[in-house]
Molecule: transfer RNA
Organism: Ignavibacteria bacterium
RNA sequence: GGCCCCAUCGUCUAAUGGUUAGGACCUCGCCCUUUCACGGCGGUAAUAAGGGUUCGAAUCCCCUUGGGGUCACCA
Numbered sequence: 001g002g003c004c005c006c007a008u009c010g011u012c013u014a015a016u017g018g019u020u021a022g023g024a025c026c027u028c029g030c031c032c033u034u035u036c037a038c039g040g041c042g043g044u045a046a047u048a049a050g051g052g053u054u055c056g057a058a059u060c061c062c063c064u065u066g067g068g069g070u071c072a073c074c075a
Stems, first nucleotide, its partner, number of pairs: 001071007010025004018055001027043005048064001050062003
C1' cells in the first nucleotide's frame, strides 16, 4: 500500500429502513433494615466524524478517523 471485518450509555449487549434507541451491570435518589448487605421502585447516561439515498437511516451507499485480520512490498 491492496482487500476484508469491526465501532451503540461508564462496561457488556439488543434493535425487518418506521421505537420516545431497549435490557443487564455500574452509578444516583427513595423505600425496606437497628446498621450494612440483600431486596423493591425510580432517575441520569450511547448510535465514532462528515456527506448522500429515502417520506423515514443505528441500519443502505460514499468518504474520513480509530482498531483488528490477511496479502504484498521493504535484496